This is a predicted structure of a 71-nucleotide RNA (transfer RNA) from Eubacterium sp. Model confidence (mean pLDDT): 83 of 100.
RNA sequence: AGCGGCUUGGUUAAGUGGUAUAACGUUCGCCUCCAAAGCGAAAAUUGAGAGUUCGAUUCUUUCAGCCGCUG
Numbered sequence: 001a002g003c004g005g006c007u008u009g010g011u012u013a014a015g016u017g018g019u020a021u022a023a024c025g026u027u028c029g030c031c032u033c034c035a036a037a038g039c040g041a042a043a044a045u046u047g048a049g050a051g052u053u054c055g056a057u058u059c060u061u062u063c064a065g066c067c068g069c070u071g
Stems, first nucleotide, its partner, number of pairs: 001070007010024004018054001026042005047063005
């Protein structure tokens, strides 16, 4: 330099046009003499921008970061 892949709560992953889901973690409550375990609830997420669309995590594109291949 060329090409390809990846980027989603705090962490690990799913979801590939129609209100974004789970596990673990966090917080609160119940239970307990206290705590753990268990049970219930809550908060928290689409890397940044632009475009297409009635509607974008999803399609197109630019940029950034990470990984790989070729030279």

Its Rfam family is "tRNA". Rfam links the family to the GO term triplet codon-amino acid adaptor activity. The family's RNA type in Rfam is transfer RNA.